[in-house]
Context: one part of a larger RNA
RNA sequence: CCCGCAGUUAGACGGAAAGACCCCGUGAACCUUAACUGUAGGAUAGUAUUGGGUUUAGGCCCGACAUGCGUAGCGUAGCUGGGACACUGUGAAGGGAGCGUUUCGGCGCUUCCGGAGUGGCCGAUGAAACACCAGCCUUGUCGUGCUUGAAUUCUAACUCGUGUCACAACCACGUGGACAGUUCUAUCUGGGCAGUUUGAUUGGGGCGAUCUCCUCCUAAAAGGUAACGGAGGAGUGCAAAGGUACCCUCAGCCCGGUUGGCAAUCGGGCAGCGAGCGUAAACGUAGAAGGGUGCUUGACUGCGAGACCGAUAGGUCGAGCAGGGACGAAAGUCGGCGUUAGUGAUCCGGUGGUCCUGAAUGGAAAGGCCAUCGCUCAACAGAUAAAAGGUACUCCGGGGAUAACAGGCUUAUGACUCCUGAGCGUUCAUAGCGGCGAGGAGGUUUGGCACCUCGAUGUCGGCUCAUCACAUCCUGGGGGUGGAGAAGCUCCCAAGGGUUCGGCUGUUCGCCGAUGAAAGUGGUACGUGAGCUGGGUUUAGACCGUCGUGAGACAGGUCGGUCCCUAUCUGCUGUGGG
Numbered sequence: 001c002c003c004g005c006a007g008u009u010a011g012a013c014g015g016a017a018a019g020a021c022c023c024c025g026u027g028a029a030c031c032u033u034a035a036c037u038g039u040a041g042g043a044u045a046g047u048a049u050u051g052g053g054u055u056u057a058g059g060c061c062c063g064a065c066a067u068g069c070g071u072a073g074c075g076u077a078g079c080u081g082g083g084a085c086a087c088u089g090u091g092a093a094g095g096g097a098g099c100g101u102u103u104c105g106g107c108g109c110u111u112c113c114g115g116a117g118u119g120g121c122c123g124a125u126g127a128a129a130c131a132c133c134a135g136c137c138u139u140g141u142c143g144u145g146c147u148u149g150a151a152u153u154c155u156a157a158c159u160c161g162u163g164u165c166a167c168a169a170c171c172a173c174g175u176g177g178a179c180a181g182u183u184c185u186a187u188c189u190g191g192g193c194a195g196u197u198u199g200a201u202u203g204g205g206g207c208g209a210u211c212u213c214c215u216c217c218u219a220a221a222a223g224g225u226a227a228c229g230g231a232g233g234a235g236u237g238c239a240a241a242g243g244u245a246c247c248c249u250c251a252g253c254c255c256g257g258u259u260g261g262c263a264a265u266c267g268g269g270c271a272g273c274g275a276g277c278g279u280a281a282a283c284g285u286a287g288a289a290g291g292g293u294g295c296u297u298g299a300c301u302g303c304g305a306g307a308c309c310g311a312u313a314g315g316u317c318g319a320g321c322a323g324g325g326a327c328g329a330a331a332g333u334c335g336g337c338g339u340u341a342g343u344g345a346u347c348c349g350g351u352g353g354u355c356c357u358g359a360a361u362g363g364a365a366a367g368g369c370c371a372u373c374g375c376u377c378a379a380c381a382g383a384u385a386a387a388a389g390g391u392a393c394u395c396c397g398g399g400g401a402u403a404a405c406a407g408g409c410u411u412a413u414g415a416c417u418c419c420u421g422a423g424c425g426u427u428c429a430u431a432g433c434g435g436c437g438a439g440g441a442g443g444u445u446u447g448g449c450a451c452c453u454c455g456a457u458g459u460c461g462g463c464u465c466a467u468c469a470c471a472u473c474c475u476g477g478g479g480g481u482g483g484a485g486a487a488g489c490u491c492c493c494a495a496g497g498g499u500u501c502g503g504c505u506g507u508u509c510g511c512c513g514a515u516g517a518a519a520g521u522g523g524u525a526c527g528u529g530a531g532c533u534g535g536g537u538u539u540a541g542a543c544c545g546u547c548g549u550g551a552g553a554c555a556g557g558u559c560g561g562u563c564c565c566u567a568u569c570u571g572c573u574g575u576g577g578g
Base pairs, nucleotide, nucleotide: 001578002577003576004575005574006573007572008571010570011569012568014565015564022399023398024397025396027395028394029391030390031389032388035196036195037194038193039192041189042188043187044186045185046184048182049181051154052153053152054151055150056149057148058147059146060145062143063142064141065140066139068137078136079135080134081133082132085119086118087117094113095112096111097110098109099108100107101106158176160174161173162172163171199211200210201209208228212234213233214232215231216230217229235380236278237337238336242296243295244294245293246292247291248290250274252270253269254268255267256266276285277284279342281340282339283338300323301322302321303320306317307316308315309314312381325334326333327332348374349373350372351371352370353369354368356367357366406453407451408449409448410447412446416440417439419437423433424432460535461533462532463531465527466524467523468522469521470520473498474497475496476493477492478491479490480489481488500514501513502512503511504510541559542558543557544556545554546553547552
């Protein structure tokens, strides 16, 4: 060096299972509810099956009868018209009895006695006779009819029972009875059930925040330009704060002047723009866009050459022409405002107009066109008119495009070291310490990033077996000392060897007990689960507390809970042959 055999499992990010955690999908399934929309079922009412009486309450029509009181006035005058006479032996006045009504004065009716008159017209009253006739009103009684509701009753629909019978039908008798049951319609209820929805951005996701428009910076001297970068605003206002003609100039400072002061109004001066311009900022601006006064409505209608920005949609500027105007002597200016925010596509629907279309024709309905109105459609290029949650019972498709472990990069943080030396150390910065500040190396903490791995790199602790570093715990050698000696403190060199046994806790850690020369700090996928364990964490069961209406949830607690692999290669150990 080659080839074996027997072992061991450190590696082959070993095998197994298109990761179950996490995220994503305009994926799924179940579950919940005060998500949305439905629906079975339920309740109530009406309707049909469904009929007859009686009583009662209300309404309406018709008929009869009654009814009507302010004051003045014979007195209980409803309204209007006609009207000079009407009633009476077919029984007037008056009296008795009874009934009804009443404002307690009376009024009306019936009957008996009675036996000849009674009332009006005339004076008082806004209105004249219940003298008489006609129509009507208010209120009431009675009656007929219609109707609404309620109660009650009947039996013949209908239901049930018994007998005959076959647990049927028919029939007979009985109970209930127009109810119940059933049909249809309407309203309410309705996670019982069903179909669905439950946004995105995001230095993983969730929680928080944000989502459209305007101004500035970032923005690298054209334009444009991102971030959960840094600052602010808008979702309007104004009939003058618009148009035009003419006129004027501010802020601030100095001096003077009653109350009056730093600052009020007044006078003089300096002052080029620092003021003002409805509103945020930027730009602009006094040779006005600022401040006034007069007259006004161009905050017009029909257009629009030509340009700018923009992927599109759309946004912006605009001379000029026609019409009819405002202001101005005129030239001219005027299609809102010094400019840039003050916003919403389409569909659907409303209103007004119009020469348009009008399903045989004429109309109409309906539509078109013009004008205009209705969206915090604010998730603001707006999925629907209309929508929230849970899943540890979960599932599928994907992702290392994206989190948790480990690694990597970084090293803020943490641990270590060095420099400087304010000060402490009786005196004395540096025996021992060291404020504030500055420089490092290391890669053991907590982080940041999201680079390999989600067609799987098993996660804390313990056991076993270790191996390395040295910033050394002990043992060894030295320097300094605020080292008398001894014991220490501190620094330098040094990794050869060593570095314990117990109690509690799943613990690492920590506290305690007992030894010992010492009971080191770290790395090794926080070494080591194809070596073991499985107490913790981290499935499915269950309990408590808290939260939630609930399904359920909780770096809250608690009891329970399947750890697979016969070693091909490399490595290592032992051994054999050539």
Molecule: large-subunit ribosomal RNA, domain V
Organism: Pyrinomonadaceae bacterium